[in-house]
RNA sequence: GCUUAACACAUGCAAGUCGAACGGUUGUAGCAAUACAGCAGUGGCAGACGGGUGAGUAACGCGUGGGAACCUACCCUUCGGUACGGAAUAACUCAGGGAAACUUGUGCUAAUACCGUAUACGUCCUUCGGGAGAAAGAUUUAUCGCCGAUUGAGGGGCCCGCGUUGGAUUAGCUAGUUGGUGGGGUAAAGGCCUACCAAGGCGACGAUCCAUAGCUGGUCUGAGAGGAUGACCAGCCACACUGGGACUGAGACACGGCCCAGACUCCUACGGGAGGCAGCAGUGGGGAAUCUUGGACAAUGGGCGAAAGCCUGAUCCAGCCAUGCCGCGUGUGUGAUGAAGGCCUUAGGGUUGUAAAGCACUUUCGCCAGGGAAGAUAAUGACGGUACCUGGAUAAGAAGCCCCGGCUAACUCCGUGCCAGCAGCCGCGGUAACACGGAGGGGGCUAGCGUUGUUCGGAAUUACUGGGCGUAAAGCGCACGUAGGCGGUAAUCCAAGUUGGGGGUGAAAUCCCAGGGCUCAACCCUGGAACUGCCUCCAAAACUGGGUCACUAGAGUCCGAGAGAGGUGAGUGGAAUUUCCAGUGUAGAGGUGAAAUUCGUAGAUAUUGGAAAGAACACCAGUGGCGAAGGCGGCUCACUGGCUCGGUACUGACGCUGAGGAGCGACAGCGUGGGGAGCAAACAGGAUUAGAUACCCUGGUAGUCCACGCCGUAAACUAUGGGUGCUAGUUGUCGGGCAGCUUGCUGUUCGGUGACGCAGCUAACGCAUUAAGCACCCCGCCUGGGGAGUACGGUCGCAAGAUUAAAACUCAAAGGAAUUGACGGGGGCCCGCACAAGCGGUGGAGCAUGUGGUUUAAUUCGAAGCAACGCGCAGAACCUUACCAACCCUUGACAUCGGGAUCGCGGUUUCCAGAGAUGGUUACCUUCGGUUCGGCUGGAUCCUAGACAGGUGUUGCAUGGCUGUCGUCAGCUCGUGUCGUGAGAUGUUGGGUUAAGUCCCGCAACGAGCGCAACCCCCGCCUUUAGUUGCCAUCAUUCAGUUGGGCACUCUAAAGGGACUGCCGGUGAUAAGCCGGAGGAAGGUGGGGAUGACGUCAAGUCCUCAUGGCCCUUAUGGGUUGGGCUACACACGUGCUACAAUGGCGGCGACAAUGGGCAGCAAAGGGGUGACCUGGAGCAAAUCCAUAAAAGCCGUCUCAGUUCGGAUUGCACUCUGCAACUCGAGUGCAUGAAGGUGGAAUCGCUAGUAAUCGCGUAACAGCAUGACGCGGUGAAUACGUUCCCGGGCCUUGUACACACCGCCCGUCACACCAUGGGAGUUGGUUUUACCCGAAGGUGGUGCGCUAACCCGCAAGGGAAGCAGCCCAACCACGGUAAGGUCAGCGACUGGGGGUGAAGUCGUAACAAGGUACCC
Repeated sequence: GCUUAACACAUGCAAGUCGAACGGUUGUAGCAAUACAGCAGUGGCAGACGGGUGAGUAACGCGUGGGAACCUACCCUUCGGUACGGAAUAACUCAGGGAAACUUGUGCUAAUACCGUAUACGUCCUUCGGGAGAAAGAUUUAUCGCCGAUUGAGGGGCCCGCGUUGGAUUAGCUAGUUGGUGGGGUAAAGGCCUACCAAGGCGACGAUCCAUAGCUGGUCUGAGAGGAUGACCAGCCACACUGGGACUGAGACACGGCCCAGACUCCUACGGGAGGCAGCAGUGGGGAAUCUUGGACAAUGGGCGAAAGCCUGAUCCAGCCAUGCCGCGUGUGUGAUGAAGGCCUUAGGGUUGUAAAGCACUUUCGCCAGGGAAGAUAAUGACGGUACCUGGAUAAGAAGCCCCGGCUAACUCCGUGCCAGCAGCCGCGGUAACACGGAGGGGGCUAGCGUUGUUCGGAAUUACUGGGCGUAAAGCGCACGUAGGCGGUAAUCCAAGUUGGGGGUGAAAUCCCAGGGCUCAACCCUGGAACUGCCUCCAAAACUGGGUCACUAGAGUCCGAGAGAGGUGAGUGGAAUUUCCAGUGUAGAGGUGAAAUUCGUAGAUAUUGGAAAGAACACCAGUGGCGAAGGCGGCUCACUGGCUCGGUACUGACGCUGAGGAGCGACAGCGUGGGGAGCAAACAGGAUUAGAUACCCUGGUAGUCCACGCCGUAAACUAUGGGUGCUAGUUGUCGGGCAGCUUGCUGUUCGGUGACGCAGCUAACGCAUUAAGCACCCCGCCUGGGGAGUACGGUCGCAAGAUUAAAACUCAAAGGAAUUGACGGGGGCCCGCACAAGCGGUGGAGCAUGUGGUUUAAUUCGAAGCAACGCGCAGAACCUUACCAACCCUUGACAUCGGGAUCGCGGUUUCCAGAGAUGGUUACCUUCGGUUCGGCUGGAUCCUAGACAGGUGUUGCAUGGCUGUCGUCAGCUCGUGUCGUGAGAUGUUGGGUUAAGUCCCGCAACGAGCGCAACCCCCGCCUUUAGUUGCCAUCAUUCAGUUGGGCACUCUAAAGGGACUGCCGGUGAUAAGCCGGAGGAAGGUGGGGAUGACGUCAAGUCCUCAUGGCCCUUAUGGGUUGGGCUACACACGUGCUACAAUGGCGGCGACAAUGGGCAGCAAAGGGGUGACCUGGAGCAAAUCCAUAAAAGCCGUCUCAGUUCGGAUUGCACUCUGCAACUCGAGUGCAUGAAGGUGGAAUCGCUAGUAAUCGCGUAACAGCAUGACGCGGUGAAUACGUUCCCGGGCCUUGUACACACCGCCCGUCACACCAUGGGAGUUGGUUUUACCCGAAGGUGGUGCGCUAACCCGCAAGGGAAGCAGCCCAACCACGGUAAGGUCAGCGACUGGGGGUGAAGUCGUAACAAGGUACCC
């Protein structure tokens, strides 16, 4: 231990007792009297307690503290009394009715039942004379009762102060209502009721209404203040199927009583009856969810009784539930081969882990057996053979749950692969998941653990303690002013607040402290403290408050001056625009980026003169002035508000703020009537555009203007409410005053308006005597973003709309300030073949080559803007080769290891099958090394087994390495210091300068590093050294530097020199540097190369290599043949050759450099038209080999598809190679295509460069128009930095940070969700009016009826009374009508909103967002 259904209840029990009140009756015993035990009835007391529940109730219901006008059975105290009579009636008998429940009539009877009389200490009433009103006995010798009063205790009724939930989208409520008087009523005060009179009463300090709720002691939480809550226990209240009502009684309007109405259930013979678990158990139902139809009256209490005793589901116990709290156990010690097994592993080991096993020991709990309480002060023990004690056996019977990404203690493997799943928040999961699932290990708690829900805390996140409002949410648009709040100086009185002390109360329990009892604890007991509160008495008088009196510093009045676009009305002026008239004048004007619409030959525009009309007031003009704000601007006048300065005469706190309220309040808009020049929403046209309902242009109506009346909002902003005081300054400016003198200055003072700045404040930005500082007073406002300033309701408005103002739902952010970047159709400075100026190309043609696409059995793969595309490929016929087809091999083509065999192996060779790999076969050559002579050792081959090999399979988004790119751009950082809360800044910015973060100067910085530069290489000049293979001036010589000779020169190749802004002039800042000059081969980095900072692009590469994971293992490995990578409607990139005369062709003929060469380069000579063949001197090369071409000279061609161009094709050949079919290069002859300088667009280049010409090399058998190099000839142009592109520095804006290829808005379409409106409809609740009117009490009446008393002999009458019928008002339920309010459903409307996936259309915002944005 039913938080939900105050939902419905079967069955049993929960309130009876008394024979010492009474009669009767039954049984037993007895002859009987009588006794005992029962039974129903009369009568008494008790059923108003105890027990349950929380529906109702926002209330004197509860809590607390007071009060006066009351009652009280049983109990206690005290005083008195208890006399005499009477008539009935139940039970019972008889007779009826009814199914029953029950009931009617007749007759008899008792009492402590009922009635009368008497008496009255006291009591009550009273007109103060008087009047009224009691009793009961029982049994027997002792008590219990009874009556009238009295006191107390305890209990109860009533009244009052204070406290006690939310809503103002509830602002007015009230007719017995508020008060009075008379009367009634009650135990008692009272509009409690009634008649009359008066018109009150309550309410912004929240009435009324609506919603919710039993209240409290306490409980949970919290440092506290608070917040939440009201289970158990205790106090109070309310209720008892729902509503109403009374009766009885001391006490009830009564849980287990009565009456009526209603709903429901049950019985019934259909006529009529019965019932009320929110008592204890229990059942059904509802629900996430809550127990036994147990034992006992032994104890504690209660009722009755004289008592015994009876009753007691109160209570005491037991049962069930780990629901909570507390205690205890599930073992203890020892035990390393660190066992086995598991898991991990870097394969060594680690870990589980002294854990287990083993050995030794213990027995709490449990089990078995024995004993056995207290609770009882004599008897009586449900609990209970329980607690407890003793003995015994056995480690025996006894461990789970959650977690391990961070918060938060605790990590690995496997599986999975944005799936499955996890998740409190952040977030995990897309092939290496410490986050999912499993396992191992670990962490936490432990008979529990985890989740969910709820409350408080953390949350200073509703802030009283204890918050804020310039920009984060938040100052009303502004002033006036009511209530309220707050309020100057001095004195005095009071004592409300305040302070101190005393008294009363604050129930007990709980909490706290100290003791004590259960073995401990939980728990219980005793004592103390506390209960922060309320009431009351005394005292104090500083402060607040109240009264009185005084003051002048606040506030105001007065006097004298002053400035001003302050307001209202009337008048008036000139310039300009437009229109009209007239003149001059002629073809355009106007407008734009450019145009067009438009105007104009009917005369525009332009210009001159005149006229009209409306609106606005140039210059002055100013971070100037005035006003509360909105706002106010020509001039004059009238009326009028406020302000400032000076004087110091007067009042004497008259003040500040200000909820409601009322007033003012830009623009736009609305109404009525005017007015209308210009401008100009809407609208029209022209442009622009993909579109252009826009931006631009031409027109143009409302409107803008005036009068009167509405509206009441703005980014109404200083995003900063008003007032007062205090707290460094400097410097402008406006209006006054004072002083000084040099008379236009200086100083000073008051008031306004700006800039800068200290302290202080601030998240920072910033504010800073005009505060956002330090304080006080008052008002307004805020509490995450969206939904939404929206819906509904109310108020206002003619309308537009304004104001007040939510919720559902949804998100984990939204936002502020600042920082670093990035970006900008922002700015400044600067650079670059970036543009410009030039030269030559590409894009058009043919071909070569690469790519895409397509095709294919395969057309292997990679590269994709720059930075893929003559790229990997410095060279695919086979090979390469990774692809396809077919055929073969399976420890494999290759590496290591075991066992066995052999001494080989290998080379050459014959034949057969086959496409070949391969298989079989034949002959020959050769006959391993060391040695301790042992198959001992090394080596090789073959056979065999498995470990393994192998993979150009996958992942470059797991990686290393390498590379590209920005970019050879000048940048990128660090230490210390300083500044900043911090991110960060400073240095690195600034002024100059440079190719340069190069250098100089300055500077809260001072230094340093990686980059720049230099150091390195080549070229250019010179010197020295050295002269062969090089060279040859001089001498000799030759066909020839051929030879002698020489090393001067060239050249070669080593070492040096030289260039440093060093010198001069100018300039600059006396710097760095720049400009010019001299000298010099070279001049300001002399030219070129190598050299590539921090980083960016998840850039490229797993197919160079290396490598983690995954995958294949008779195949994704290996071998072979053939094919393919070479395809071809097409598209693109890069090139070559051209289109010709600066040319082609023919002839003659001059000058290089780099580099290469033995499987090589190859000369002379010979052959061929030629490719080439033959030949082989020389050369491992400064020695030998290889014709430079363009240029130049001569001739020819004469502008044509040509004597240009060479594609394509045919024939015939050459070379390489095993092999040129697919698919090589070259030669000769023949053929002779396109092409006449190339659209849009686009590329390279700044000097020995472009252009042009040839030469060489690598790889390579062969194959270049490619790549890499070499030299020859050899230009043009650069005003310059506006623009395009890229980059650097500074600055600015930013809603970007995946960083503009960013972010992001709205409509539409789709899905889902909640919500608004909604014809209506259903239900609840409530109000008003009316109808009906049960039971009931009251009042009246009383046909009828009546034993007690009186009269009477009696009949009968009287008094007094009764029921029912009856009457009256009140009244529950019910009904009718009209409303209010709340809720449900709801076709439809879809109104708007939210969320969602890579939808559609545009591009509104963020940068000057490409028309600045916003209200």
RNAcentral holds the sequence, with entries from ENA, Greengenes and SILVA. The RNA shown here (small-subunit ribosomal RNA) has 1415 nucleotides and comes from an uncultured bacterium. The coordinates come from a structure-prediction model, not an experiment, and the mean pLDDT is 84. Its Rfam family is "Bacterial small subunit ribosomal RNA". Its family is annotated with ribosome and structural constituent of ribosome in the Gene Ontology.